Glycine riboswitch aptamer from Pseudogemmobacter humi, 108 nucleotides, folded computationally.
Taxonomically the source falls in Pseudogemmobacter (Bacteria, Pseudomonadati, Pseudomonadota, Alphaproteobacteria).
Its mean pLDDT, the model's own confidence on a scale to 100, is 79.
The sequence was found by an Rfam model in a public genome assembly.
RNA sequence: GGGGCAGGAUCGGGAGAAUCCGGUCGGGUGGCUUUGGAGCCGCCUUUCCGGUGCCGAAGGAGCAACCGCCCCGGUAAACUCUCAGGCGCAAGGGACCGUUCCUGCAUG
Numbered sequence: 001g002g003g004g005c006a007g008g009a010u011c012g013g014g015a016g017a018a019u020c021c022g023g024u025c026g027g028g029u030g031g032c033u034u035u036g037g038a039g040c041c042g043c044c045u046u047u048c049c050g051g052u053g054c055c056g057a058a059g060g061a062g063c064a065a066c067c068g069c070c071c072c073g074g075u076a077a078a079c080u081c082u083c084a085g086g087c088g089c090a091a092g093g094g095a096c097c098g099u100u101c102c103u104g105c106a107u108g
Stems, first nucleotide, its partner, number of pairs: 004105006011098003018052001020051004026045008053087003059083001060081003066074003
């Protein structure tokens, strides 16, 4: 100096699944009633609560071959489960892949 392994940082890419139902606190809007105030109904939307359905690629959990000191234990995932998380767009998150850099380890 180059390559290997591990961790971190930077940039780029990065999927899936209800614009679901009901209610609540406000906001906006249209119609009707009224002398007016105000009231009623419909629609949209933010927050919060409850319910059902669904997704898997943060995290988490489980298992095979195989191995062992063989009662039992060790051990994997992008597989499985969905605790958690997520489900219009956007934002955010995002396993994993790639670029560049930093640190450490082992070997020659």